[in-house]
RNA sequence: GCACUCGUAGCUCAAUCGGAAGAGCCGCCGGCUCUUGACCGGACGGUUGCAGGUUCGAUUCCUGCCGGGUGCA
Numbered sequence: 001g002c003a004c005u006c007g008u009a010g011c012u013c014a015a016u017c018g019g020a021a022g023a024g025c026c027g028c029c030g031g032c033u034c035u036u037g038a039c040c041g042g043a044c045g046g047u048u049g050c051a052g053g054u055u056c057g058a059u060u061c062c063u064g065c066c067g068g069g070u071g072c073a
Stems, first nucleotide, its partner, number of pairs: 001072007010025004019056001028042004049065005
C1' cells in the first nucleotide's frame, strides 16, 4: 500500500428484511438479614467511532476519514 473484519452504556455483548436501542456485570438506592454476603426489586447510564449522502424514517444501506484486528505484498 491492497483486501477482509470490527467500533453500540464504565466493562462484555445483543438489536431478524431499514420502523427509531436492550441484556448481563460493575457502581448507586431500596427490600430481606442482628451485620456482611447471597437473593429479590428499582432507578440512573447512549451525539450507536467521526463527517456527509439516500430515505417519510438509518445501529442497519452508500461514500470519505479515524482507530483495533487478520491476511497478502
Transfer RNA from a Tepidisphaeraceae bacterium, 73 nucleotides, folded computationally. Its mean pLDDT, the model's own confidence on a scale to 100, is 82.